[in-house]
RNA sequence: UAUACGAAAAGGCAAACCCGCUGCGAGGCGGGGACGCAAAGCCAGGGGUCUCACGAAGACAGCCCAGCCGCCGAA
Numbered sequence: 001u002a003u004a005c006g007a008a009a010a011g012g013c014a015a016a017c018c019c020g021c022u023g024c025g026a027g028g029c030g031g032g033g034a035c036g037c038a039a040a041g042c043c044a045g046g047g048g049u050c051u052c053a054c055g056a057a058g059a060c061a062g063c064c065c066a067g068c069c070g071c072c073g074a075a
Base pairs, nucleotide, nucleotide: 005073006072012037013036017032018031019030020029021028022027035062041068042067045065046064047063048060049059050058051057052055
């Protein structure tokens, strides 16, 4: 230094639930809140699940895979 790995510390994210806004809906955004997370960062390409006004339509990255990028460093 790279790969694998995940102890510690720093820092980070934030499920359920509540409030506000928004969308027909699945959901999204903001605030509160922490169940958890070493990619719970990005991405809808493949699989999967979900929604509706059912078509040249959408949602989910905190379900899995692929792709891209990244913090720390004990064993």